[in-house]
RNA sequence: GCUAGAAUAGCUCAGUUGGUAGAGCAGCUGAUUCGUAAUCAGCAGGUCGCGUGUUCGAGUCACGUUUCUAGCU
Repeated sequence: GCUAGAAUAGCUCAGUUGGUAGAGCAGCUGAUUCGUAAUCAGCAGGUCGCGUGUUCGAGUCACGUUUCUAGCU
């Protein structure tokens, strides 16, 4: 330098005809217990790497760009 993949909640990840952004773990509150752990119920947490475009509508499509991973030279 070229090619491919990845980037979404604090962490690990889903979201596959473009149509309200989700799960598990972690956190907080409550219940349960003499107390703790475990268990159960609830709550909070996200400019979807960044920018532009297409569209009535973009996490998803197009282009550019940043970082990381793998391969090729």
Predicted 3D model of a 73-nucleotide RNA (transfer RNA) from uncultured Gemmiger sp. NCBI's taxonomy places the organism under Bacteria, Bacillati, Clostridia, Eubacteriales, Gemmiger. It matches the Rfam family "tRNA". Rfam classes the family as a transfer RNA. It was read from a public genome assembly. Its mean pLDDT, the model's own confidence on a scale to 100, is 81.